[in-house]
Molecule: Bacterial RNase P class A
Organism: Candidatus Latescibacterota bacterium
């Protein structure tokens, strides 16, 4: 110098100009003017998970659903974090894992293939009978056999030796498994020792079993205020008025229901106000204490966005950083070419590096009741520390 692994921090600076939204305070009858302060992110995002708030529901147990599934811890809680075991991947630093259970039941294993599961036997090995042959040997046959081919993801442990007619846990070593004991650990589990030739495949991200949790809906939760008009209930009806009863009939006068009129009350809408942005599972610091660590705990400091068409922006300069072009020839080492015995020297070409100029570019995305996770996007630019690989001293 190269190629990576785990972590974290940032994600443009600065000057001006205009410009917005909230609070404060001044001034103003209102409009709204001035001043001062404040004003997105690491994801605010997917809205997956897990809590707070509310508001229904609720004796208590069960179903049914639905989540999680190795330990131990952290935390309000989690499906999240940290630590650790076990398994598999990378030489490595490190990285990955729904990591219980297939002797409780059903059902599943496509092709191939003899067989895909109370195991079987296609080719093949082999003992013995047999027929043909002079012989090797070749065919049938009745049995062993699972060493070796073959199939296929998968095939009744593996490697090795004995052993056999060939073979076989048939025996024997070491590895696996399985029962038990013994040590070590809180615990997963790990190391030893013995016995036992050895149990009978995968798949539970197939039904399903077994633990262990889960009442339900969301801030459009909820509370509160509260017009216009149109219902509704109740009351005046005093003078005037519209309909209709009362009097055989019809007019007037009276009375009387009722309408219209007047008043109250009360539900809901529209519309406003709270939940809502000071006090919290609240944040930054600490050479603090505890603890391998998630995180706890002290001490000090601060108060930190908030709207409901929805504020946090825009232009200019200049600074940084990245890329492409052109220029100086200032440096580096390579080619060609001349000229030299050689060192080398001169010219010429591209590159790379310096220095000027001059363009283009700086990401994902954007609060909406509030939190802790988690995933998912993201130009680029810095640190930490660890690994491999080469090359120098």
């Nucleotide at each position: 110098g190269g190629a990576g692994u785990g972590g974290g921090u940032c994600g443009g600076g600065c000057g001006a100009g205009c410009g917005c939204g909230c609070c404060g305070c001044a001034c103003c009858c209102c409009c709204g003017u001035g001043c001062g302060g404040u004003g997105a992110g690491g994801a605010a995002a997917g809205u997956c998970c897990g809590a707070g708030c509310u508001c229904c529901g609720c004796a208590g147990g069960a179903c049914a659903g639905g989540a999680u599934g190795c330990u131990g811890g952290g935390u309000a809680a989690c499906a999240c974090c940290c630590a650790g075991g076990a398994g598999g991947g990378g030489c490595g630093a490190c990285c990955c894992u729904a990591c219980a259970g297939a002797c409780a039941g059903u059902g599943c294993c496509a092709c191939a293939g003899a067989a895909a599961a109370c195991a079987u036997a296609c080719c093949g090995c082999c003992u013995g009978g047999g027929u043909c042959g002079c012989a090797a040997g070749a065919c049938c046959c009745c049995g062993g056999u699972a060493a070796g081919g073959g199939u296929g993801a998968a095939a009744a442990g593996g490697u090795g030796a004995g052993g056999u007619a060939a073979g076989a846990g048939c025996u024997c070593a070491c590895c696996g498994c399985g029962u038990u004991c013994g040590c070590g650990g809180c615990g997963a589990c790990g190391c030893g020792g013995a016995c036992g030739g050895c149990a009978g495949g995968g798949a539970a991200a197939a039904c399903c079993u077994c633990a262990u949790c889960c009442g339900g809906a969301g801030c459009a939760a909820g509370g509160c205020c509260a017009a216009a008009u149109a219902g509704g209930g109740g009351g005046a009806g005093a003078g005037a008025g519209g309909u209709g009863g009362u009097c055989c009939g019809c007019c007037u006068c009276g009375c009387u229901a009722u309408c219209a009129u007047c008043c109250c009350c009360g539900g809901g809408u529209a519309g406003g106000c709270c939940g809502c942005a000071c006090c919290g599972a609240g944040g930054c610091a600490g050479u603090c204490g505890g603890g391998u660590a998630a995180c706890c705990g002290c001490u000090g400091c601060c108060c930190c966005a908030g709207a409901u068409g929805a504020a946090u922006g825009c232009u200019c300069g200049u600074c940084c950083c990245g890329c492409a072009c052109c220029g100086g020839u200032c440096g580096u080492g390579g080619c060609c070419g001349c000229g030299g015995c050689a060192a080398c020297g001169c010219g010429g070409c591209a590159g790379c590096g310096c220095c000027g100029g001059c363009g283009c570019g700086g990401a994902c995305a954007g609060a909406a009741c509030u939190c802790g996770g988690c995933u998912u996007a993201c130009a680029g630019a810095c640190c930490c520390a660890c690994u491999c690989c080469g090359g120098u001293c």